[in-house]
The prediction has a mean pLDDT of 81. This is a predicted complex of two RNAs, RNase P RNA and transfer RNA, with 446 nucleotides together.
RNA sequence: AGAGUCGGCCAGGCAAUCGCCGGCGCGCAUGCCGCGCCGGAGGAAAGUCCGGGCUCCAUCGGCCGGGGUGCCAGGUAACGCCUGGAGGGCGCGAGCCCAUGGAAAGUGCCACAGAAAACAGACCGCCCAAGCGCCUCCGGCGCCGGCAAGGGUGAAAAGGUGCGGUAAGAGCGCACCGCGCGGGUGGCAACACGCCGCGGCACGGUAAACCCCACCUGGAGCAAGGCCAAAUAGGGGAGUGAGCGGGCAUCCGGCCCGCACCGUCGGCGCCGAACGGACUCCCGGGUAGGCCGCUAGAGGCAGCCGGUGACGGCUGUCCCAGAUGAAUGAUUGUCCUCGACAGAACCCGGCUUACGGCCGGCUCUUGCC
RNA sequence: GGGCCCUUAGCUCAGCCUGGUAGAGCGCUUGCUCGACACGCAAGAGGUCACUGGUUCAAGUCCAGUAGGGCCCACCA
Numbered sequence: 001a002g003a004g005u006c007g008g009c010c011a012g013g014c015a016a017u018c019g020c021c022g023g024c025g026c027g028c029a030u031g032c033c034g035c036g037c038c039g040g041a042g043g044a045a046a047g048u049c050c051g052g053g054c055u056c057c058a059u060c061g062g063c064c065g066g067g068g069u070g071c072c073a074g075g076u077a078a079c080g081c082c083u084g085g086a087g088g089g090c091g092c093g094a095g096c097c098c099a100u101g102g103a104a105a106g107u108g109c110c111a112c113a114g115a116a117a118a119c120a121g122a123c124c125g126c127c128c129a130a131g132c133g134c135c136u137c138c139g140g141c142g143c144c145g146g147c148a149a150g151g152g153u154g155a156a157a158a159g160g161u162g163c164g165g166u167a168a169g170a171g172c173g174c175a176c177c178g179c180g181c182g183g184g185u186g187g188c189a190a191c192a193c194g195c196c197g198c199g200g201c202a203c204g205g206u207a208a209a210c211c212c213c214a215c216c217u218g219g220a221g222c223a224a225g226g227c228c229a230a231a232u233a234g235g236g237g238a239g240u241g242a243g244c245g246g247g248c249a250u251c252c253g254g255c256c257c258g259c260a261c262c263g264u265c266g267g268c269g270c271c272g273a274a275c276g277g278a279c280u281c282c283c284g285g286g287u288a289g290g291c292c293g294c295u296a297g298a299g300g301c302a303g304c305c306g307g308u309g310a311c312g313g314c315u316g317u318c319c320c321a322g323a324u325g326a327a328u329g330a331u332u333g334u335c336c337u338c339g340a341c342a343g344a345a346c347c348c349g350g351c352u353u354a355c356g357g358c359c360g361g362c363u364c365u366u367g368c369c
Numbered sequence: 370g371g372g373c374c375c376u377u378a379g380c381u382c383a384g385c386c387u388g389g390u391a392g393a394g395c396g397c398u399u400g401c402u403c404g405a406c407a408c409g410c411a412a413g414a415g416g417u418c419a420c421u422g423g424u425u426c427a428a429g430u431c432c433a434g435u436a437g438g439g440c441c442c443a444c445c446a
Base pairs, nucleotide, nucleotide: 001365002364003363004362005361006360007359008358009357010356012335013334014333015332016331017330018329020040021039022038023037024036025035026034027033028031042341046352047351049350050349051348052347053346054221055220056219057218059273060272061271062270063269064267066217067216068215069214070213071085072084073083074082075081086100087098088097089096090095101212102211106210107209108206109205110204123151124150125147126146127145131143132142133141134140135139159177160176161175162174163173164172178201179199180198181197182196183195184193185192186191225292226291227290228289235283236282237281238280239279240278243259244258245257246256247255248254261277262276263275264274285445286444287443299318300317301316302315303314304313305312306311336339370442371441372440373439374438375437376436379395380394381393382392389426397413398412399411400410401409419435420434421433422432423431
C1' cells in the first nucleotide's frame, strides 16, 4: 500500500429572528390571557417476528388435545435473545456459520434411471473345483450351479486399504484405519481420550414427514380498560336453556329444598369444585366531547467490587418528548469533509431489515528500510 | 396504533395439509365446418408458481426473511 475480519463511536456545527407541543413559576384584566425559565424523536422510532410488564375476560383445579422450543452450562423479569464451552462445517489466516435431542419404539417415503432402493440383488462380468453331458479328450464347450472383486445406473448400492487365501471370490483369515458394545480416566455437563477388554461388522438416508422424549405454554390486546358528559327507538329478528318432584304462603303475582338443564378459560374438548340464571349472533338507532390510563423506568451517567464473559452488587448523581388532525419547523448569516436510512403514539428486553461516516485491534499478500 | 389473510397462464381459480409429471374454465392462435359470420369440431401456443435464503437427492408445496395487495377492530343504550 492492497485485500479482509472483528469491535466501538457519531448521526452536520454555531449564531440571530419568528413560530409549534408539554411542564413549572409569576402577573391581573381570571382569559382556552400575557410574560419568563426549562425540556422536546431514533439507532433503527420500521417489520410486528419473539419475550415480558400492564389491563380486561366473574373464580379455582385436573385430564386429553393444540402450539412452541430442542448439544451442554450459565445470564435474565422472560425469550426462539445473550455469554462461555462441546461437536460438525468453511477459510492460508484473523475469524465466521450450524433448528446440533432420538432413525438398534413404531409407521411412512426414497420419483427417474438401474438387475436390485432396505427382508438386498445379479444386467454386463468372473469361475467350471465338486455333479452331469458332448467333442477333435494333458484341453475345450454346455447344463446344473458358485461369486459379488471389476463395469454400468443413481443423491444413495450394505465398511476402506493391503496381504494371504480361492476354481473364481468374499471379514473367509490377518494387519492397520473406521464402527459398535462394556468399562476406566478427565470434565458440573455436552463431550473427549495415541487407556483397557470384547465383537468380523450386526446399524443407508429422511423427524424444517408423522411420531417418541424433555421442557415451556389460557385468551385478547391501550381502538386493553376506568370515570364524566351529550344524544337516541334501553327498538326488531334468529338461536340454546328456563323441566320434574316435594313443601310453604296466597285473591293473584310468589318463596324454599332436591334432581336435571344452561353458563362461567376462548379447543362449537372432557371431568370435578364453587358461583350464577342467563347468553350468543344479525339488523337498526345515537354520539364523534372531556379526564385518567400516559410516562420515574427490569431508567441514564460515573466510580468501586465480583465474574473469562453475558451480567450482578454497592455508592454517588441526573430527570431526559408525551401529542390526539396529532408538536419538534421556517428564514437569514457563517463554517466544514456539504450531511445516508429515516419521524415517537402504553412501556420495556431482543431479533430481523434499511443505511452514511469516523476510529481502533487483528489477519493475509506485496514492496522498502 | 393493533389483529388477520392473500400473491400460480392475459383473467378467475385448483394443486400445498400428505414434497418427485404445473393443471381447469374463459380468453388467444391455426385449421376444419358455412356462400359468409356466429356456434360447433380438432390441434396448438402461453408460467422467473411475487422475490431471497435454508432443510432435502429433490421445494409451487416444508421453514425463515423481504416486497406488494386486501379485510377487520371506537364509544353509548
Rfam match: Bacterial RNase P class A. About the family: Ribonuclease P (RNase P) is a ubiquitous endoribonuclease, found in archaea, bacteria and eukarya as well as chloroplasts and mitochondria. It is annotated as a ribozyme.